Overview:
The prediction has a mean pLDDT of 82. A computed fold for a 75-nucleotide RNA from a Nanobdellota archaeon, annotated as transfer RNA. It matches the Rfam family "tRNA". Rfam's curators write: Transfer RNA (tRNA) molecules are approximately 80 nucleotides in length. Rfam classes the family as a transfer RNA. The sequence was found in a public genome assembly.

[in-house]
RNA sequence: GAUCCUGUGGUCUAGUCUGGAUAUGAUGAUAGCCUCCUAAGCUGUAGAUCGCGAGUUCGAAUCUCGCCAGGAUCG
Numbered sequence: 001g002a003u004c005c006u007g008u009g010g011u012c013u014a015g016u017c018u019g020g021a022u023a024u025g026a027u028g029a030u031a032g033c034c035u036c037c038u039a040a041g042c043u044g045u046a047g048a049u050c051g052c053g054a055g056u057u058c059g060a061a062u063c064u065c066g067c068c069a070g071g072a073u074c075g
Stems, first nucleotide, its partner, number of pairs: 001074007010027003020058001029045005051067005
């Protein structure tokens, strides 16, 4: 330098192919219940406008373009 893959709450992850409106679950945090206490279990709460920017569209996590970060292969 070329091609390809990945980027979504603190962490991990579903959803992307086939655009459809409130972005899924787990774990962690926190409050309550339970318990002599802790753990476990049950219930609730907060937390991501989807790597950044632009475009297309009535509508974008999803499609297009550019850029950034990480990774793989080739030279």